The prediction has a mean pLDDT of 75. A computed fold for a 347-nucleotide RNA from a soil metagenome, annotated as Bacterial RNase P class A. The sequence is in RNAcentral, with records from MGnify.
RNA sequence: GGCCAGACGAUCGCCCGCCUUUCCAAGGCGAGAGGAAAGUCCGAACUCCGCAGGGCAGUGCGCCGGGUAACGCCCGGUCAGGGUAACCUGAAGGAAAGUGGCACAGAAAACAUACCGCCUGCGCAAGCAGGUAAGGGUGAAAAGGUGCGGUAAGAGCGCACCGCGCUCGUGGCAACACGGGUGGCAGGCAAAACCCCGCACGGAGCAAGGCCAAAUAGGGAGGCGUUAUCAGGACUGCCCGUCCGAAGCCUCCGGGUAGGCCGCUUGAUCCCAUCAGCAAUGAUGGGGCUAGAGGAAUGAUCGUCGUCCCGGCCGCGAGGCCGGGGGACAGAAUUCGGCUUACGGCC
Numbered sequence: 001g002g003c004c005a006g007a008c009g010a011u012c013g014c015c016c017g018c019c020u021u022u023c024c025a026a027g028g029c030g031a032g033a034g035g036a037a038a039g040u041c042c043g044a045a046c047u048c049c050g051c052a053g054g055g056c057a058g059u060g061c062g063c064c065g066g067g068u069a070a071c072g073c074c075c076g077g078u079c080a081g082g083g084u085a086a087c088c089u090g091a092a093g094g095a096a097a098g099u100g101g102c103a104c105a106g107a108a109a110a111c112a113u114a115c116c117g118c119c120u121g122c123g124c125a126a127g128c129a130g131g132u133a134a135g136g137g138u139g140a141a142a143a144g145g146u147g148c149g150g151u152a153a154g155a156g157c158g159c160a161c162c163g164c165g166c167u168c169g170u171g172g173c174a175a176c177a178c179g180g181g182u183g184g185c186a187g188g189c190a191a192a193a194c195c196c197c198g199c200a201c202g203g204a205g206c207a208a209g210g211c212c213a214a215a216u217a218g219g220g221a222g223g224c225g226u227u228a229u230c231a232g233g234a235c236u237g238c239c240c241g242u243c244c245g246a247a248g249c250c251u252c253c254g255g256g257u258a259g260g261c262c263g264c265u266u267g268a269u270c271c272c273a274u275c276a277g278c279a280a281u282g283a284u285g286g287g288g289c290u291a292g293a294g295g296a297a298u299g300a301u302c303g304u305c306g307u308c309c310c311g312g313c314c315g316c317g318a319g320g321c322c323g324g325g326g327g328a329c330a331g332a333a334u335u336c337g338g339c340u341u342a343c344g345g346c347c
Base pairs, nucleotide, nucleotide: 001347002346003345004344006305007304008303009302010301011300012299014032016030017029018028019027020026021025034329038340039339041338042337043336044335045334046205047204048203049202058201059200060199061198062197063077064076065075066074067073078092079090080089081088082087093196094195098194099193101189102188115136116135117132118131119130120129121128122127144162145161146160147159148158149157163185164183165182166181167180168179169178170177171176209262210261211260212259219253220252221251222250223249224248230245232244233243234242235241269288270287271286272285273284274283275282276281307326308325309324310323311322312321313320314319
């Protein structure tokens, strides 16, 4: 990296669909888990809600090219690191935009800096002043490396090569590579510190959501009922009277619970062949239909074969025979594409 996840038969069951009988129920026929169905970590489809447009904040991603519906996934490359090599690994933009940090040690952790040492001057000396980053010491890390020259001693101070920056050319779609010129030369580490740059991003999720609809509460319309009682209002200041209203019942509308149906499995689908491509993948042609479900079925036993292990016997050997034993991780719940994790065996 690839493949498999035992095969066939019988019996007894589970669950779903269809048919028959006569509702319950019975009978018959047909279908019934995975490579990860898992974690729910990314990306989508689909659905509802939100949304004039723009910005801030926030989150994620970050070399280049390609693939894809999309991705933080995959493929091919570049660069870096590791390895003798085959090959493996990589959150791989920016630290010469800004702010801040760097424990301990150390003189000093970056506008610099002189502890030891070296050199010069003064001094009898101790030491003082100056120069010096070659050497020592500290540290995870100390302002290029090697060499020659140079110097009082030193130093890119000068030079050659390497490194770095800028620039030009060539090759490449690009990342980048190679080469020339030029500048003595910016540059410690960390962006998984804040931050800057570029790109992308509305939220919730099938318990989404839609349809039908017993019942109940509350609401509306109409009718009946009651004037026995009047809490109330109007005509009126009072009485009578009239009208409205109120408890109750019926019908309808509406409402939406229980329940039922849809969403629901034919799909970015699977298999084969051909073609394009290094590949990921795509195109064309042919063929297939492969659980749809409710807290949830898909199981068990036996026989034969196969596979692995152990023991014994036979055979020079490849191997054969007999007996015993093992067979993991795991369990669909709207559906896909990935990643990760778990796990038995073979090549």
Source information:
Its Rfam family is "Bacterial RNase P class A". Its family is annotated with dimeric ribonuclease P complex, ribonuclease P activity and tRNA processing in the Gene Ontology.